[in-house]
RNA sequence: UCCGAGAAAGAGCAAACCCGAGGAAACUCGGCGACGCAAAGUUAUGGGCCUACCGCUGAACUGAGCCAGGGCCGCCAGACUACCGAC
Numbered sequence: 001u002c003c004g005a006g007a008a009a010g011a012g013c014a015a016a017c018c019c020g021a022g023g024a025a026a027c028u029c030g031g032c033g034a035c036g037c038a039a040a041g042u043u044a045u046g047g048g049c050c051u052a053c054c055g056c057u058g059a060a061c062u063g064a065g066c067c068a069g070g071g072c073c074g075c076c077a078g079a080c081u082a083c084c085g086a087c
Base pairs, nucleotide, nucleotide: 006084012037013036018031019030020029021028022027035074041080042079043078045077046076047075048072049071050070055066056065057064
């Protein structure tokens, strides 16, 4: 120095619930709060999942089906970047 390895210390992120704001919704943002996280940092590229305003189909009493161009990286891969550091 590289690879593996997550012990220690320091630092970091923040699930659910609740409150406020945005949004048609999924969900996002802020506050509160810690379930967890060694990439729970970034990125929708592939797969997956969620939603369906508009649109389309079809219908007729207010309802059904389809559709991502919307969303999720704390679902799995890929890509890029990165703190500390022992046996």

This is a predicted structure of an 87-nucleotide RNA (c-di-GMP-I riboswitch aptamer) from a Chloroflexota bacterium. Its mean pLDDT, the model's own confidence on a scale to 100, is 82. It was read from a public genome assembly, where an Rfam model found it. Rfam family: c-di-GMP-I riboswitch aptamer. A reference for the family is Weinberg et al. (2007), "Identification of 22 candidate structured RNAs in bacteria using the CMfinder comparative genomics pipeline", Nucleic Acids Res. Rfam describes the family as follows. GEMM was predicted in a large-scale screen for bacterial structured RNA regulatory elements.